RNAcentral holds the full RNA, with entries from SILVA. Predicted 3D model of a 272-nucleotide part of an RNA (large-subunit ribosomal RNA, domain VI) from a metagenome.

Context: one part of a larger RNA
RNA sequence: CGUUGGAGAAUUGAGGGACGCGGACUCUAGUACGAGAGGACCGAGUCGGACGAUCCGCUCGUGUCCCGGCUGUGUCGCCAGAUGCAACGCCGGGUAGCGAUGAUCGGUAGGGAUAACCGCUGAAAGCAUCUAAGUGGGAAGCCCUUCCCAAGAUGAAUUCUCCCUGGGGCCUUGAGCCCCCUGAAGGGCCGUCGGAGACUACGACGUCAAUAGGCCGGAUGUGGAAGCGCGGUAACGCGUUACGAGCAAACCGGUCCUAAUCGCCCGUGAGG
Numbered sequence: 001c002g003u004u005g006g007a008g009a010a011u012u013g014a015g016g017g018a019c020g021c022g023g024a025c026u027c028u029a030g031u032a033c034g035a036g037a038g039g040a041c042c043g044a045g046u047c048g049g050a051c052g053a054u055c056c057g058c059u060c061g062u063g064u065c066c067c068g069g070c071u072g073u074g075u076c077g078c079c080a081g082a083u084g085c086a087a088c089g090c091c092g093g094g095u096a097g098c099g100a101u102g103a104u105c106g107g108u109a110g111g112g113a114u115a116a117c118c119g120c121u122g123a124a125a126g127c128a129u130c131u132a133a134g135u136g137g138g139a140a141g142c143c144c145u146u147c148c149c150a151a152g153a154u155g156a157a158u159u160c161u162c163c164c165u166g167g168g169g170c171c172u173u174g175a176g177c178c179c180c181c182u183g184a185a186g187g188g189c190c191g192u193c194g195g196a197g198a199c200u201a202c203g204a205c206g207u208c209a210a211u212a213g214g215c216c217g218g219a220u221g222u223g224g225a226a227g228c229g230c231g232g233u234a235a236c237g238c239g240u241u242a243c244g245a246g247c248a249a250a251c252c253g254g255u256c257c258u259a260a261u262c263g264c265c266c267g268u269g270a271g272g
Stems, first nucleotide, its partner, number of pairs: 001152001005163007015149004021049001023047005033038001051106005059100004066093005071086006110144003117137004164271001166180005171174001181269001186266004190206005211259003214255005220248003227240005
C1' cells in the first nucleotide's frame, strides 16, 4: 500500500516446512526345518545408542564481588576493625539465569494408491499365458495420518463483537474542489518493565495501579560476624551463637514509600 467504511478478537487451511534411524536381549522355541552341526519365519515383550525438541526438580558446570579464608603492600592517627591495589590479587563454596554431562518426550500404529515381484479369471493362438478386456496381493519409498508456519491464498476466505446517522459554498458536473461543526470504536506517542528482544517487533502494567525500584517477610547461599566476657605467656580457644550467628545478587511473596503525572496525536460523520 492492497484486501472497497473503520476497528478489536477468534478461526478455516490453499500451500509450505519439520519428523522419517537402525541395534541388542527375552519369550514363542532349542519349536518348524535338518542325519547332525546348526537353527528360523510369523507374533509378543524389554533394554539401550545416535539424532531432535523442550526443560532445570535431580547431578554437574558457569555464576567478575553473594558469603567465607589467605598473602604482600598502602590508607583510615595507633590496637582492633575495615578498605584500595595486586588478572575477580589468590583460594574454598555458591542464588537466579544460561547450559549438558542431567531430566522428560518423539520416530509408532493406521488408511489409500503403487514399484519390482507373486497371483485369479482369460482370449488373441480350441493348448498355454498375471493382460490384451476385467481383477487381488505387494515396500523404510508416494499420498494421507503427527507437529509447525500459513488469507499478499491479489483467487486477498470465514465467524463474532464494537463504532460513526452534521451543515454550507463553488464550478470546469468530477470517485471534483473549498469552508464550518464534529473527532467515535480503536490505535499510537509517552512512562514503569519483561523467563520478549540487535533495532524494531511481541507481552505485562500505567493510581479503578503491585509494572519496576525501595522496604518488609520467606526461600536459598555462606558458615559462626563485630563487640564484650572467660581461659591461655602467646598463637589461639570457648561463650554470647550450631535448636544456625552475621551478611547476602538476579528467586518467591507482601506492601502504594518512589517512579509509571497531566496530556498530545492519528483515526471520522453510514461506506463504488
About this RNA: Model confidence (mean pLDDT): 88 of 100. It matches the Rfam family "Bacterial large subunit ribosomal RNA". Its family is annotated with ribosome and structural constituent of ribosome in the Gene Ontology.